This is a predicted structure of a 72-nucleotide RNA (transfer RNA) from a Myxococcota bacterium. Its Rfam family is "tRNA". Rfam classes the family as a transfer RNA. The sequence is in RNAcentral, with records from ENA and MGnify.

This record gives sequence, C1' cells and structure tokens, in this order.
RNA sequence: GGGCGCAUAACUCAGCGGUAGAGUGCGUCCUUCACACGGACGAAGUCGGGGGUCCGAAUCCCUCUGCGCCCA
Repeated sequence: GGGCGCAUAACUCAGCGGUAGAGUGCGUCCUUCACACGGACGAAGUCGGGGGUCCGAAUCCCUCUGCGCCCA
C1' cells in the first nucleotide's frame, strides 16, 4: 500500500428496514441466625464519529476513527 472482518448496557453477545434485547454483573425486596444458591421487581444504551438513501436506518450506501486477520 491492497483486501476482508469487527465496533450494540459495566462485560460477553443477539438483533439484517418498522417501539433496542438476552445472559452475566449491579440495585431493592422475599427466603436464611448469617452468607451462598434460588425467586420477584428494577436501573442501566445519543447502537464508535460524520454524511447520504428511505415515509422510516443498529440494519442499506459513502467517509473517518479504533481493533483484528490475510496479501504485498
């Protein structure tokens, strides 16, 4: 320098055009003498930045940034 992939909750990841979700973790409560396990409820996201297409974008297109892989 060229090609490909990834970026979504604190962490690990789903979601592939129509209201953003799960597990773990976190908070409150129940249970226990207490802790752990278990149960109920809850908080937590400008979906990496910018622009475009569309009635509508996490999703499609362009670009930038970061990380990874391959080729030279």
Its mean pLDDT, the model's own confidence on a scale to 100, is 85.